[in-house]
């Protein structure tokens, strides 16, 4: 160099103005925002992650609630045109489009589970061969 363990670190961002309105950071106009791995440098190509639901067990009369599973059937997403190149749905020029679950006047940006959890990065070391 390669395979493996163990422990530690780290690990999402964005409502500014302006209208209605009794009430909106949620509704309308105009803004702003982009986890992780792959791959020509990607929110929308391919794969992941939290969330929901579903499945299991425990408690309840029930509604529900707790711990566990981890994709299970399911919610779930959203891009094309023109240039450069060997090579980009990724550079660059332009239009365009998307964003979980509670809450609360209808939320991608407030709050809220969450001082969690995680894709994944990074570091420390043990032992094998």
């Nucleotide at each position: 160099a390669g395979g493996u363990g163990u422990u530690c670190u780290c690990a999402g961002g964005g409502c500014g103005g302006g209208g209605u309105g009794c009430a909106a950071u949620u509704c309308c106009c105009c803004a702003c925002c982009g986890g992780c791995g792959g791959u020509a440098u990607a929110g929308c190509c391919c794969g992941c992650g939290a969330g929901c639901g579903c499945c299991u067990u425990c408690g309840g009369c029930a509604a529900c609630g707790a711990a566990g599973g981890g994709u299970c059937a399911g919610c779930a997403g959203a891009u094309c045109c023109g240039g450069u190149g060997u090579a980009a749905u990724u550079c660059c020029g332009g239009g365009g489009c998307c964003g979980a679950c509670g809450g609360u006047a209808u939320a991608g940006u407030c709050c809220g589970g969450a001082u969690g959890g995680a894709a994944g990065a990074g570091a420390a070391u043990c032992g094998c061969g």
Model confidence (mean pLDDT): 77 of 100. FMN riboswitch aptamer (RFN element) from Gemmobacter lutimaris, 129 nucleotides, folded computationally. The sequence was found by an Rfam model in a public genome assembly. Rfam family: FMN riboswitch aptamer (RFN element). Rfam links the family to the GO term FMN binding.